[in-house]
RNA sequence: GCCUCACUAGCUCAGCUGGCAGAGCAACCGCCUUGUAAGCGGUCGGUCACGGGUUCAAAUCCUGUGUGAGGCU
Numbered sequence: 001g002c003c004u005c006a007c008u009a010g011c012u013c014a015g016c017u018g019g020c021a022g023a024g025c026a027a028c029c030g031c032c033u034u035g036u037a038a039g040c041g042g043u044c045g046g047u048c049a050c051g052g053g054u055u056c057a058a059a060u061c062c063u064g065u066g067u068g069a070g071g072c073u
Stems, first nucleotide, its partner, number of pairs: 001072007010025004019056001027043005049065005
């Protein structure tokens, strides 16, 4: 230098055949307990890496940039 892949909640990841953004863990509240942990129930939490384009509508399609990983030279 070229190619490929990844980027979504505090963390690990689904969702990517365009149509309301989700799960588990964590956090918080409650129940339970003499109390704590565990268990059970609930709540909160997102500019979907960033810019632009297409579309009635974009996490999803196109394009550029950034970061990380891998490969080739």

Predicted 3D model of a 73-nucleotide RNA (transfer RNA). Its Rfam family is "tRNA". About the family: Transfer RNA (tRNA) molecules are approximately 80 nucleotides in length. RNAcentral holds the sequence, with entries from ENA.